Glycine riboswitch aptamer from a soil metagenome, 86 nucleotides, folded computationally. The prediction has a mean pLDDT of 77.

RNA sequence: CCGUCCGGGAGAGUCCCCGCGCAUCCAGCCGGGGCGCCGAAGGGGCAACCUCCCCGGAACCUCUCAGGCAUCAGGGACCGGACGGG
Numbered sequence: 001c002c003g004u005c006c007g008g009g010a011g012a013g014u015c016c017c018c019g020c021g022c023a024u025c026c027a028g029c030c031g032g033g034g035c036g037c038c039g040a041a042g043g044g045g046c047a048a049c050c051u052c053c054c055c056g057g058a059a060c061c062u063c064u065c066a067g068g069c070a071u072c073a074g075g076g077a078c079c080g081g082a083c084g085g086g
Base pairs, nucleotide, nucleotide: 001085002084003083004082005081006080007079008078013035015034016033017032018031019030021029022028036069037068038067042065043063044062045061049057050056
């Protein structure tokens, strides 16, 4: 430095409309659409910085293409521990 496992891990609407779906007072769930919003998978951009210079690398900054925005689940940069490889 890379990989695996375990633990921790944020942000942002369940706002509106539609449905021959579930259900059948209501309400809720699910699917689709609209607008709004978030940045910490990935991706793009500038560039602090890595350095005396060139080449090169490069952010938690920035853009939101992707992804995400009730709970759960999943994902999750990064941090800690263990193991393995170079």